Transfer RNA from a Candidatus Pacearchaeota archaeon, 72 nucleotides, folded computationally. Its mean pLDDT, the model's own confidence on a scale to 100, is 82. Rfam family: tRNA. Rfam classes the family as a transfer RNA. The sequence is in RNAcentral, with records from ENA.

RNA sequence: GGGCCCGUAGCUCAAUGGUAGAGCGCUGCCCUUGCAAGGCAGAGGUUACGGGUUCGAGUCCCGUCGGGUCCA
Numbered sequence: 001g002g003g004c005c006c007g008u009a010g011c012u013c014a015a016u017g018g019u020a021g022a023g024c025g026c027u028g029c030c031c032u033u034g035c036a037a038g039g040c041a042g043a044g045g046u047u048a049c050g051g052g053u054u055c056g057a058g059u060c061c062c063g064u065c066g067g068g069u070c071c072a
Base pairs, nucleotide, nucleotide: 001071002070003069004068005067006066007065010024011023012022013021018055026042027041028040029039030038048064049063050062051061052060
């Protein structure tokens, strides 16, 4: 330098172009003498960044940045 893949909650990951979710973690409550486990509820998101297509984009297209991998 070139090809391919990836970027979504604190972490690991989902989401057919149509209300962004789960598990773990965090907070509160219940339970317990107390802790853990368990149950219930809740908070937490500029979907890497910029632009385009569309009535509507996490998803499709272009560019940029970052990471991984292969080739040179």